Description: Predicted 3D model of a 561-nucleotide part of an RNA (small-subunit ribosomal RNA, 5' domain) from a metagenome. Rfam family: Bacterial small subunit ribosomal RNA.

[in-house]
Context: one part of a larger RNA
RNA sequence: GAACGAACGCUGGCGGCGUGGAUUAGGCAUGCAAGUCGAACGGGAUCCUUAGGUUUCAAUCCUUCGGGAGAGAAACCUCUGGUGAGAGUGGCGAACGGGUGAGUAUCGCGUGGGCAAGCUGCCCUGAAGUUGGGGAUAGCUUCGAGAAAUCGGAGGUAAUACCGGAUGUGAUCGUCUUGGCGCCUGUCAAGACUGUUUAAAGAUGGGGAUCUUAGGACCUGUCGCUUCAGGAUGCGCCCGCGUCCCAUCAGCUUGUUGGUGAGGUAAUGGCUCACCAAGGCUAAGACGGGUAGCUGGUCUGAGAGGAUGGUCAGCCACACUGGGACUGAGACACUGCCCAGACUCCUACGGGAGGCUGCAGUCGAGAAUCAUUCACAAUGCGCGAAAGCGUGAUGAUGCGACGCCGCGUGGAGGAUGACGGCCUUCGGGUUGUAAACUCCUGUCAUGAGGAUAGAAUCCCCCGAAUCGUAACAUGUAUCGGGGUUGACAUAAACUCAAGAGGAAGCCACGGCUGACUCUGUGCCAGCAGCCGCGGUAAUACAGAGGCGGCAAGCGUUGUUC
Numbered sequence: 001g002a003a004c005g006a007a008c009g010c011u012g013g014c015g016g017c018g019u020g021g022a023u024u025a026g027g028c029a030u031g032c033a034a035g036u037c038g039a040a041c042g043g044g045a046u047c048c049u050u051a052g053g054u055u056u057c058a059a060u061c062c063u064u065c066g067g068g069a070g071a072g073a074a075a076c077c078u079c080u081g082g083u084g085a086g087a088g089u090g091g092c093g094a095a096c097g098g099g100u101g102a103g104u105a106u107c108g109c110g111u112g113g114g115c116a117a118g119c120u121g122c123c124c125u126g127a128a129g130u131u132g133g134g135g136a137u138a139g140c141u142u143c144g145a146g147a148a149a150u151c152g153g154a155g156g157u158a159a160u161a162c163c164g165g166a167u168g169u170g171a172u173c174g175u176c177u178u179g180g181c182g183c184c185u186g187u188c189a190a191g192a193c194u195g196u197u198u199a200a201a202g203a204u205g206g207g208g209a210u211c212u213u214a215g216g217a218c219c220u221g222u223c224g225c226u227u228c229a230g231g232a233u234g235c236g237c238c239c240g241c242g243u244c245c246c247a248u249c250a251g252c253u254u255g256u257u258g259g260u261g262a263g264g265u266a267a268u269g270g271c272u273c274a275c276c277a278a279g280g281c282u283a284a285g286a287c288g289g290g291u292a293g294c295u296g297g298u299c300u301g302a303g304a305g306g307a308u309g310g311u312c313a314g315c316c317a318c319a320c321u322g323g324g325a326c327u328g329a330g331a332c333a334c335u336g337c338c339c340a341g342a343c344u345c346c347u348a349c350g351g352g353a354g355g356c357u358g359c360a361g362u363c364g365a366g367a368a369u370c371a372u373u374c375a376c377a378a379u380g381c382g383c384g385a386a387a388g389c390g391u392g393a394u395g396a397u398g399c400g401a402c403g404c405c406g407c408g409u410g411g412a413g414g415a416u417g418a419c420g421g422c423c424u425u426c427g428g429g430u431u432g433u434a435a436a437c438u439c440c441u442g443u444c445a446u447g448a449g450g451a452u453a454g455a456a457u458c459c460c461c462c463g464a465a466u467c468g469u470a471a472c473a474u475g476u477a478u479c480g481g482g483g484u485u486g487a488c489a490u491a492a493a494c495u496c497a498a499g500a501g502g503a504a505g506c507c508a509c510g511g512c513u514g515a516c517u518c519u520g521u522g523c524c525a526g527c528a529g530c531c532g533c534g535g536u537a538a539u540a541c542a543g544a545g546g547c548g549g550c551a552a553g554c555g556u557u558g559u560u561c
Base pairs, nucleotide, nucleotide: 001561002560003559004558006557007556008555009554010553013407014406015405016404017403018402019400020399026363027362028361030360031359032358035092036091037090040089041088047082048081051078052077053076054075055074056073057072060069061068062067099318100317101316108243109242110241111240112239113238114237115236118235119234123231124230125229126228127227128226129225130224131165133163134162140155141154142153143152144151145150170198171197173195174193175192176191177190178189179188180187181186202223203222204221205220206219207218210217211216244290245289246288251281252280253279256278257277258276259275260274261273262272263271293315294314295313296312297308298307299306300305320341321340322339323338324337343354344353345352346351371397373396374395375394379393380391381390382389383388410440411439412438413437420431421430422429423428444502446497447496448495449494454488459483460482461481462480463479464478467475505550506549507548509546510531511530512529516545517544518543519542520541526533527532
């Protein structure tokens, strides 16, 4: 000099863009952060409605005054149709997104390769199929146990839930033949064998003829389901090289190193096991100890280097602590399950509930780090045919001079060089064109106003052509026109209004180092980065005037180069 996720002191006008728990991976009240699908399924609260019945009331009319008829209204019950809450079965998602850096010196990361040793839901392309049956179970009803969490018995029910059967384009396994390729084990392709094993589920629109038990069959569109092949994406495994300090850590190792066989895995492998052999690593630093997430990058520097890894992006690891598996294409799973432990809470004392290193927020510790805000309008994600629903991701706003950048706090003229302050050799000098005063301007802030962008879709309406079908239609994709959707928002930008009005401080002035005098103090009080100042004329302490520097900041401290 530059830099910072900074802090502290004094001061503080506005805006844009960024950025903000670095310490206790300490404990957490409260709310929200993962749902969705009725076009998979059974059922159906509530409300409205059609028709009927019962009871009660009743305008009005008639009346022999006893009563009778009665439009209409209310309540309840039954029935028809609609609406479709909450819960349940089932599917997909919940393994993404979001947080943190505790652990990890490791194939964890970076980079370059390999898998002839692999898996891959949703998505895309191609081929083929989608047949016929069965038994349950939740919800529900009823009975019971319990304070609760929750659980048990009985009855009965549905499915794209579950389980057999059929078929086999195919795939798998076995045997055989041929060919290509190769990297040692091999791998790829074609073919044969009456060989072996192996699949499925429906839903919803439209429809001319025919059949019909009037539900449908049948034809057809869309979405699904099953098998196989290929792709894309994602993941798994292996290897070369690189990756901090300590030798006051010098020897380490028994599943250890290798082989055979078996098990296990999607897959290779001591990954695991049985047997056999005695190996393997190490001064090119094994083993041990300490520290640490790694990288793209960031800071500094002319560079080489050095330091660093916050925000953003990629990878990894973790989710109260430790362990374990289940489900699934994918987890050994942050807001799933089980066990143990610590802690907190409820309890009828028998037993239960919980996990903010998600967004806000709270306590604690600390020099120190924000709102218990708005919205799904946009971008994306999950589900759904779609409408749509959900989304503390995200988009916004708020707080903090925490940083960078921009703007302003007025401009021009104005000398009796006014008053005041300070200094003085008492003549004057300086503050100083500075002020007053005159003429202007209108940035920002303040107030008012109208018109726009972020909105393009999805969807709805109208029209056109194509595909499809036996045909119309539904529909599919495309095009044209119109309609609908804004949290921010009293936005930004623009226009108008008024008026210099609302907006300057901080540090320094002995030398280094730009900037000097007076007063007070008297080795005291104090200053100080180094040298050093202060003991009666202190440019070094304190105050004042003046001056220098930077400026909405200025200094100090800490850290890095």
Model confidence (mean pLDDT): 82 of 100.